A computed fold for a 161-nucleotide RNA from Streptomyces formicae, annotated as c-di-AMP riboswitch aptamer (ydaO/yuaA leader).
RNAcentral holds the sequence, with entries from Rfam.
The source organism's lineage runs through Bacteria, Bacillati, Actinomycetota, Kitasatosporales and Streptomyces.
The model forms 92% of the base pairs in the Rfam consensus.
The coordinates come from a structure-prediction model, not an experiment, and the mean pLDDT is 80.
């Protein structure tokens, strides 16, 4: 001197996922100051819910729908299970799939909206045959992950001088 890990403190990004109070005499953990579990409030966010309005548009088939989120839709696929035929050499299919190309979409440093480029994501989970919208009213969440840097032009704002 470097690499790659980890911890703490400050900034910060993705997100609704933040802030304050009690918890502090009662459950955990600290020697303590306190932390955390757990309640409470604001804010923020999703859902379920009338009236109006939407929706109703040739027949048959097959297929449940629907919600959170950007995260949907599609090709190719090692390899797995399986049908059927068969002259036993094989042929002809189905369903899943690690992975992998694109793709509706969404992010990328005061804020918004436009062009132009790059970069990255493009997960996963709920309800369970029920759901447009939707005042009133009920009901739930407020986690989690990350530390790349690539910005260039307009307008309009905020800030700062």
């Nucleotide at each position: 001197g470097g690499a790659c890990a980890g911890u703490c403190a400050u900034c910060g990004c993705c997100g609704a996922g933040u802030c304050c109070c009690c918890g502090u005499a009662c459950g955990g953990c600290g020697c303590g100051a306190g932390c955390c579990a757990g309640g409470g409030g604001a804010g923020c966010c999703g859902g379920g819910g009338a009236c109006c309005c939407a929706c109703a548009c040739g027949u048959c088939c097959c297929u449940g729908g629907g919600g959170u989120g950007a995260a949907u839709c599609g090709g190719g696929a090692a390899c797995c299970u399986u049908g059927c035929c068969g002259c036993c050499a094989g042929g002809c299919g189905a369903g899943g799939a690690a992975c992998u190309c694109g793709u509706a979409g969404g992010a990328g440093a005061c804020c918004u909206u436009c062009c132009u480029g790059c970069u990255c994501c493009g997960a996963a989970c709920c309800c369970g045959u029920c759901a447009g919208c939707u005042a009133a009213c009920c009901c739930g969440g407020u986690a989690g992950g990350c530390g790349a840097g690539a910005a260039g032009g307009a307008a309009g704002g905020a800030a700062a001088g």